[in-house]
Context: one part of a larger RNA
RNA sequence: GCUUACGAAGGAUACCUAGGCAUUCAGAGCCGAUGAAGGGCGUGGAAACCAACGAAAUGCUUCGAGGAGCUGGAAUCAAGCUAUGAGUCGGAGAUUCCCGAAUGGGGCAACCUAUAAUACAUUCUUUUUGAAUUCAUAGAAAAGAAUGAGACAACCUGGUGAAUUGAAACAUCUUAGUAGCCAGAGGAGAAGAAAGCAAACGCGAUUCCCUGAGUAGCGGCGAGCGAAAUGGGAACAGCCUAAACCAGAAUAUGCUUUUGCAUGUUGUGGGGUCGUGGGAAAAAGAAGAACGUAAGUUCACCUCAAUUGAGAUCAUUUUAGAUAAAGUAGCUGAAUCCUACACCAUAGAGGGUGAAAGUCCCGUCAUCGAAAAAAUGAUCCAUGAGUCUUUUCAUCCCGAGUAGCAUGGGACACGUGAAAUCCCGUGUGAAUCAGCGAGGACCACCUCGUAAGGCUAAAUACUCCUGAAUGACCGAUAGUGAACAAGUACCGCGAGGGAAAGGUGAAAGAGAACCCUUAACAGGGAGUGAAAUAGAACAUGAAAUCGUAAGCUG
Numbered sequence: 001g002c003u004u005a006c007g008a009a010g011g012a013u014a015c016c017u018a019g020g021c022a023u024u025c026a027g028a029g030c031c032g033a034u035g036a037a038g039g040g041c042g043u044g045g046a047a048a049c050c051a052a053c054g055a056a057a058u059g060c061u062u063c064g065a066g067g068a069g070c071u072g073g074a075a076u077c078a079a080g081c082u083a084u085g086a087g088u089c090g091g092a093g094a095u096u097c098c099c100g101a102a103u104g105g106g107g108c109a110a111c112c113u114a115u116a117a118u119a120c121a122u123u124c125u126u127u128u129u130g131a132a133u134u135c136a137u138a139g140a141a142a143a144g145a146a147u148g149a150g151a152c153a154a155c156c157u158g159g160u161g162a163a164u165u166g167a168a169a170c171a172u173c174u175u176a177g178u179a180g181c182c183a184g185a186g187g188a189g190a191a192g193a194a195a196g197c198a199a200a201c202g203c204g205a206u207u208c209c210c211u212g213a214g215u216a217g218c219g220g221c222g223a224g225c226g227a228a229a230u231g232g233g234a235a236c237a238g239c240c241u242a243a244a245c246c247a248g249a250a251u252a253u254g255c256u257u258u259u260g261c262a263u264g265u266u267g268u269g270g271g272g273u274c275g276u277g278g279g280a281a282a283a284a285g286a287a288g289a290a291c292g293u294a295a296g297u298u299c300a301c302c303u304c305a306a307u308u309g310a311g312a313u314c315a316u317u318u319u320a321g322a323u324a325a326a327g328u329a330g331c332u333g334a335a336u337c338c339u340a341c342a343c344c345a346u347a348g349a350g351g352g353u354g355a356a357a358g359u360c361c362c363g364u365c366a367u368c369g370a371a372a373a374a375a376u377g378a379u380c381c382a383u384g385a386g387u388c389u390u391u392u393c394a395u396c397c398c399g400a401g402u403a404g405c406a407u408g409g410g411a412c413a414c415g416u417g418a419a420a421u422c423c424c425g426u427g428u429g430a431a432u433c434a435g436c437g438a439g440g441a442c443c444a445c446c447u448c449g450u451a452a453g454g455c456u457a458a459a460u461a462c463u464c465c466u467g468a469a470u471g472a473c474c475g476a477u478a479g480u481g482a483a484c485a486a487g488u489a490c491c492g493c494g495a496g497g498g499a500a501a502g503g504u505g506a507a508a509g510a511g512a513a514c515c516c517u518u519a520a521c522a523g524g525g526a527g528u529g530a531a532a533u534a535g536a537a538c539a540u541g542a543a544a545u546c547g548u549a550a551g552c553u554g
Stems, first nucleotide, its partner, number of pairs: 001552008015503002019474002021471007028463002031150001038099003041054003045077002049073002051058001060093006069081003104113003120148010155186001156184005166173001170220001196203002207234004217225002238455003241399001245270003249266007275433001277398004282391005288299004302386004308382002311380009321368003327341004342359002344348001350362003404428008414440001435450005490497002511538001514525004
């Protein structure tokens, strides 16, 4: 050195799962000055950590469920609780230190101080004051009241807004109105009831999906970008104002001796809301009953409520639960396997049990169940809103620094182009229905619509979170960074970075009494166990690496 055998070391492999990942369905989308989210510090008989709780501190009260043990993870000792029903589960309530929006003042968060204070902002009311400027007004102060603030994973709207990159370089272009930052809102948000599409036929708010279509187009016509109508579906819902006109109020001015009148301004109530144009004004009429001379008032009917109610009743659901079929023997350390003979099934989902269980346990199918609270729906009640027709005339109104135009930009699939349409800056600047806008320059005809005010559920998007379920998803170098004291240990002044680490056995209420070697570790017997080469450095136990013994070789 080689071979064989037996070991040491190591922790791969196969097996497992307590944890993850993804998706579906349903719910929920909360919270906060009545102090949140998130923390600090405490609370236990012994108490370091996690969890729970808050000086009423490992818990208190009450109403239900439940029925024998209990004093969390988490053993041990001590001391107790419990059929006068504990512990446990659910509803409601009480308590809830300090910091934190943090709010009496301060501050190096969890502390100091202290006159004991909603600090600050906005709005309203009242009071006191009060300029330029005489009255006044603006403004100021105080008191009272209401509201706001902060947090929040993604989704949504708005504002602002890159670069890497691609173009095989690069500047227009692209990446991209993306990422980032800021503001705001809600369970959704946005949009929304045509100054729209269309095309000579017609449609009839918005949103989303399929199609149209990688089409029409845009484009250093490069890279690339990229519609819309139509058609088919999901879901469907429509409304309120401004003005004309009427009434009345306040206020200013003028006239007036006063009453009051006129004009202007500003609130309020009625009226009115449309595109086969509508409304006002004027006139005529039709609508149930009662009262009233009349104006009108009250009640009733119908429709609606996307407005309100700590309303009532009912139903369903949710937040605890209850009942719940049917098997024994042999074999084994242990039976669920096997053998033998049976049974249930609206239950042969799943999990556990000393090996693989429909009939052992928990469950499952099915059927029931709430003192309390909540959600949804229906009905009722209350409240609120709402009528229609015709004619005449062409008197009035129909959203102005607006539309349009010029110029400079931006958004539209559309890069200035023949560039319509929409938005913004600057300048200019109409018309009122015999009007105005659009139909992709522009003009005419024709057609469609009615801008310059506002609201609006559903179908749609998402998942910090809750429940149920599923997986040709992972199985401890995987799957979340985290199956374990994990955002922990540790690193960094800090922003921040960020691990490793699972498995004895059915049972430890079988963790090895006792003896021997020994300082101890460790080991040898004995004993437990089915097994100890399952002995806590604990299931399996590969390789690298190290050793012992025997043989071979030299």
Molecule: large-subunit ribosomal RNA, domain I
Organism: Medakamo hakoo